RNAcentral holds the sequence, with entries from ENA. Small-subunit ribosomal RNA from an uncultured prokaryote, 1527 nucleotides, folded computationally. Its Rfam family is "Bacterial small subunit ribosomal RNA". Its Rfam clan is "SSU clan".
RNA sequence: AGAGUUUGAUCCUGGCUCAGAACGAACGUUGGCGGCGUGGAUUAGGCAUGCAAGUCGAACGAGAAAGUACCCUUCGGGGUGCGAGUAAAGUGGCGAACGGGUGAGUAUCGCGUGGAGAACCUGCCUGGAAGUGCGGAAUAACCUUUCUAACGGGGGGCUAAUACCGCAUGUGAAAAGAGUGUCGCAUGGCACUUUCUUUAAAGGUGGCCUCUGUUUCAAGCUAUCGCUUCCAGAUGGCUCCGCGUCCUAUUAGCUUGUUGGUGGGGUAACGGCUCACCAAGGCUCCGAUGGGUAGCCGGCCUGAGAGGGUGUCCGGCCACACUGGGACUGAGAUACGGCCCAGACUCCUACGGGAGGCAGCAGUCGAGAGGCUUCGGCAAUGGGGGAAACCCUGACCGAGCGACGCCGCGUGGAGGAUGAAGGCUUUCGGGUCGUAAACUCCUGUCAGCAGGGAAGAAAGGCAGAUCGGUUAAUACCCGGUUUGUUUGACGGUACCUGCAGAGGAAGCUCCGGCUAACUCCGUGCCAGCAGCCGCGGUAAUACGGGGGGAGCGAACGUUGUUCGGAUUUACUGGGCGUAAAGGGAGUGUAGGCGGCAUGCUAAGUGGGGAGUGAAAUCCUUCGGCUCAACCGAAGACGUGCUUUCCAAACUGGCAAGCUUGAGUCCGGGAGGGGAGACGGGAAUUCCUGGUGUAGCGGUGAAAUGCGCAGAUAUCAGGAGGAACACCGGUGGCGAAGGCGCGUCUCUGGACCGGUACUGACGCUGAGGCUCGAAAGCGUGGGGAGCAAACAGGAUUAGAUACCCUGGUAGUCCACGCCGUAAACGAUGGGCACUAGGUGUGGGAGGUAUCGACCCCUUCCGUGCCGCAGUUAACGCAUUAAGUGCCCCGCCUGGGGAGUACGGCCGCAAGGCUGAAACUCAAAGGAAUUGACGGGGGCCCGCACAAGCGGUGGAGCAUGUGGUUUAAUUCGAUGCAACGCGAAGAACCUUACCGGGGUUUGACAUGCACAGGACAGGUGUAGAAAUACACCCUCCCUUCGGGGCCUGUGUGCAGGUGCUGCAUGGCUGUCGUCAGCUCGUGUCGUGAGAUGUUGGGUUAAGUCCCGCAACGAGCGCAACCCUCGUCCUUAGUUGCUAGCGAGUAAAGUCGAGCACUCUAAGGAGACUGCCGGUGAUAAGCCGGAGGAAGGUGGGGAUGACGUCAAGUCCUCAUGGCCCUUACGCCCCGGGCUACACACGUGCUACAAUGGCUGGUACAGCGGGUUGCAAUACCGCGAGGUGGAGCCAAUCCCUCAAAACCAGUCUCAGUUCGGAUUGCAGUCUGCAACUCGACUGCAUGAAGUCGGAAUCGCUAGUAAUCGUGGAUCAGCAAGCCACGGUGAAUACGUUCCCGGGCCUUGUACACACCGCCCGUCAAACCACGAAAGUUGGCAGUACCCGAAGUCCCGAAUCCAACCCUCGGGGGGAUAGGGCCGAAGGUAAGGCUAGCGAUUGGGGUUAAGUCGUAACAAGGUAACCAAGGGCGAA
Repeated sequence: AGAGUUUGAUCCUGGCUCAGAACGAACGUUGGCGGCGUGGAUUAGGCAUGCAAGUCGAACGAGAAAGUACCCUUCGGGGUGCGAGUAAAGUGGCGAACGGGUGAGUAUCGCGUGGAGAACCUGCCUGGAAGUGCGGAAUAACCUUUCUAACGGGGGGCUAAUACCGCAUGUGAAAAGAGUGUCGCAUGGCACUUUCUUUAAAGGUGGCCUCUGUUUCAAGCUAUCGCUUCCAGAUGGCUCCGCGUCCUAUUAGCUUGUUGGUGGGGUAACGGCUCACCAAGGCUCCGAUGGGUAGCCGGCCUGAGAGGGUGUCCGGCCACACUGGGACUGAGAUACGGCCCAGACUCCUACGGGAGGCAGCAGUCGAGAGGCUUCGGCAAUGGGGGAAACCCUGACCGAGCGACGCCGCGUGGAGGAUGAAGGCUUUCGGGUCGUAAACUCCUGUCAGCAGGGAAGAAAGGCAGAUCGGUUAAUACCCGGUUUGUUUGACGGUACCUGCAGAGGAAGCUCCGGCUAACUCCGUGCCAGCAGCCGCGGUAAUACGGGGGGAGCGAACGUUGUUCGGAUUUACUGGGCGUAAAGGGAGUGUAGGCGGCAUGCUAAGUGGGGAGUGAAAUCCUUCGGCUCAACCGAAGACGUGCUUUCCAAACUGGCAAGCUUGAGUCCGGGAGGGGAGACGGGAAUUCCUGGUGUAGCGGUGAAAUGCGCAGAUAUCAGGAGGAACACCGGUGGCGAAGGCGCGUCUCUGGACCGGUACUGACGCUGAGGCUCGAAAGCGUGGGGAGCAAACAGGAUUAGAUACCCUGGUAGUCCACGCCGUAAACGAUGGGCACUAGGUGUGGGAGGUAUCGACCCCUUCCGUGCCGCAGUUAACGCAUUAAGUGCCCCGCCUGGGGAGUACGGCCGCAAGGCUGAAACUCAAAGGAAUUGACGGGGGCCCGCACAAGCGGUGGAGCAUGUGGUUUAAUUCGAUGCAACGCGAAGAACCUUACCGGGGUUUGACAUGCACAGGACAGGUGUAGAAAUACACCCUCCCUUCGGGGCCUGUGUGCAGGUGCUGCAUGGCUGUCGUCAGCUCGUGUCGUGAGAUGUUGGGUUAAGUCCCGCAACGAGCGCAACCCUCGUCCUUAGUUGCUAGCGAGUAAAGUCGAGCACUCUAAGGAGACUGCCGGUGAUAAGCCGGAGGAAGGUGGGGAUGACGUCAAGUCCUCAUGGCCCUUACGCCCCGGGCUACACACGUGCUACAAUGGCUGGUACAGCGGGUUGCAAUACCGCGAGGUGGAGCCAAUCCCUCAAAACCAGUCUCAGUUCGGAUUGCAGUCUGCAACUCGACUGCAUGAAGUCGGAAUCGCUAGUAAUCGUGGAUCAGCAAGCCACGGUGAAUACGUUCCCGGGCCUUGUACACACCGCCCGUCAAACCACGAAAGUUGGCAGUACCCGAAGUCCCGAAUCCAACCCUCGGGGGGAUAGGGCCGAAGGUAAGGCUAGCGAUUGGGGUUAAGUCGUAACAAGGUAACCAAGGGCGAA
């Protein structure tokens, strides 16, 4: 510090996710030791048991027992002493208000911070001053009696005090009055003087005899502890104030003791704190009031910081103590372990009544994912009491439990290669675990055993010594110094030493990317994984296991939470044209911001000083535990607040100015700016009349409609409403919406020029107010045209649409509502600055002129282009989206949703404000490359058109689908499967089916053992395979054996079994289309672009020109083969012109090689020449010559790639599967089935023909298990026979159509030949299933073929025959060959396919794409809902406990007074105000449930349509109204 994830790829926006750190944690697996920390976060739920606050006998009275010693004894016991002035209880004092717990409540002076108290209190403690005199009356305990189950009381009697009361004294204090000084910002404070009034106390203990009094000794003295009053301090508290302190405006108004005053009361004290009266205030958008949540802080976690989160442990403060209320006592409480009342709960009960409060320490139950011992000790620290000893102390110190956290240590170290065994893997060679182990040599931490063994302890006490103080004193007491002695829970712990021995001590997670670490097996979209992206459908580094590896390590992972990364709320540090985001527009309130210059000020600001910012923590340094964690010390920090001094630039304030911002004034001109009134013509429609006749109208085509009752057309006249052609223009005006005939009236704003005036008067603008297209609403008018709805006609599968004919609201006017739009420049307003060029509207000036014609300058407006700059890019660019400042509005992933609920507005429609649950990992912007378009342009192709002939109809052949079957083997399936694999299924083939057999196998090879030739022939059984029998039968040899064969056994063979979606190879297709790329350079952030685009041209990315490109490669072309002309060479089997021979004829023969031909090599054609055209180029057009002319015809040749195209059944091959079978052998059957459907063909339907007869002319090929002649036989297929030929020689081999002649005469025929019968031929082991051919007979459909569809542009189509491969035989198929031999092409609008450029795109599996909504189904969350059940706070009233306060005429009463009657005073009953809980009533807020209902979301393969994306087939979208299954 970043990374993954939207795309085919890119950049950006943007969310989601990860890596880090942390935790009072929990869960899973695992677990050796120690140190230091830490441990009920949920139910402030309920609690058994024990303990957690007592102490003082030196305040006081009283005072045991057990036991023991002695004595007595009636032997039952009693007494005395000790126990013991002890225990327990009581009076009294102090404490119990601290310490300890918890965080429910509390949004507040509660907390934090800084101040104030001149408005206060303060026990114990310290310092100081003064005092402590004299009396009195009670009452607990105790005794006695009595009530009660208990808890607890009642009556009577006795008694003490440091308990209570009275009087005295009054240093003082307090109250009232008078005065002086001094201080303060004010109220006023402080000090002092004075008058008057009021007001205190308690004694205990030790010692002593100096004083007083004495018998000891005390009533005396003294010391000490107390007591009283006061002053002061310290400490602690109380109150007040400034500032800070969560979310919510879908909480906007709140408040009656409320705000203030006067007076009374109350408090320690100010105060509406409380009460009476008076006034009507107080708070609030700088967020009152309400609702929700929450103890606050030092700190802690995180972070670079700023921040964000948090408040456990430790520390400070607050609040609470079962819930609510209340006071008492006291210095202090409205009191956790006190009291009273009410309530809930638990317990006891004799049913009458009582008791209780763990949020103290342990512990228990409950709920929960979750959290410890009913431990030891007061040794230390601290606290309470006490004079002290000492007692108490679950505070505390320690131990225990828990890997809960942090830190430390160990589980060994060194050597050790046959790289052991074994595991895993393997390409079978090896590799790896791995120096790892074994083995050798060492060490000794921890644990174990044994021994030793701390520090924490010093005070205090006691005893002694000594000094000082006090005193009369050497006593006592106090203080200091010093000696001795005493005290340890932890704990025989830490630590040290010794002993033995590698001995007792390693796991967890992960290994697709992020992210470090890879293989095998299993599984087969199953089981499962997953933080995100995503893995798994037979070769999974992603699931599970194994091996190996990576990481951390007594832990490792997971889950949860927080911060970080996230600059993803942006103060530091973001944005708003198109990604989310500018308010529809203006006006203006509060607020924010604000020109130039001067003076003053000092609030902001800057600097210095002071106080504070507790300690702990963090940081630095040093130190202590062996280190560390941990602990200690010192320092630093603490960004804050307060205060003081200084400065005066800037901001603010005040004062007085300035003119440039702003405004006013004067003079001008421009304008669809607004409102009202009046006027006008064109057109549509309607009405009247005329002319006129059959149609009009409308559409893609039609129909509905109108018209003979006279339309349309045309003329004239009239009526009425709405809108204003041309001008008209990226021209004008307005804030926006918007504004367009003319005239008049009223009226707003802007602009230009001028100078005079005002003197910052400005900018923006939350709320507010106003305006605000269209549609819509209300009332009343108006209504020509247009036109939702609606009706009809078409279209269509449907057509609730698009098209047509009609047509109502509405559109228009007046008044009033509505308040929204894609209200858009998708761009808020203002000011300033930052190159230009060119239009245009309004004005002014200059120059010049006949002229304001041009030209130049300038201000305002409005466009285009463009630099810098900017932007993700597109783009923007003085009219900024550039550079700055000011103000406002708005955004924070998509969906849910601009929805729900609530509120406000509206007549309604609806508007404004505006969520959540749930769900997804994206949603988006711009640009790129493709692909696509019922987008565009250019251009090709038998693509269409123009032609010729077919297919589709018939019969047959053949292939396919389907069906059938035991099997009908398998594959091929749009073009690009279907006479395809198959160049030939009767057996074989053959893979299928049935049956019969076989298991090292039909075939290859290794090893071991045994045996021997194998083969062949014959016979028997059998359907055969096969089995058996008989006959016949080896070679080499170094004699060991080997070769060969058979058998047995074992490795293995074998598989046309699966996967063409694991593959190689081969092939099809786009397509013989003209394309596909690369290097370097350049451009772009990038994907990419450029080149390859453009202008021409070509069959062609062919060539030329141009150009930020320059070159190159694969393709094109050419090179190759063949045909066409010529030449050369060669001349048999070919040829025959001339010569000779010869025949009926014949290259038949001699001869020849000229010609044809054969087959080898050359020539030839290159736009080379001429003309025209074109840019003078490339080229094109025409011509000449030429056998051939612009690639001469044909072939071979197939770029990068596409289709997971085809093939595992040609072959090869990974993996999987079968192994007495899915292998192998044999026989028979099947692949030939047959209602049907399709493809490809053949033959026809006839006269351009059929038949009969005659006659002519090819080429390519093939031939020795072969082609076969002459001849003979047969009607024929063919047979007999065999000359010749291994082939330019012989044979197949008579080519046929054509031509000549005849016949048929338009008919199901002399067309057509299917089908069938009979008889044959040939091949073959065998033609039944199931061959071909022949003869005779039979003579079906069919008379030119619907929709649709195919081929072909010249030696082509059409037509005619011929050959070959396969092959025993079998072709209508296939591959070749020649014969005869056309028609047509205007042209590129359309169909199909393709190429290039361009455009749009929401497509990229790429239009066979994407995608919307209803309906149906399942699940989920939410809204509404008659209602129903809770909770919370409040209001009104009723009732009214305890209790303070007030009253208190009734009752009672020790202290004082008294004349003894009583008084004073007190207490109580009773009453009153207030008052908790409770009750009643009407509402409010909030939560749960709710029949039913509404939409929403999600869910591989449901239904209906096709809305959107291309011109998406009616451009889409926004607002609004109406309508419709849905879009």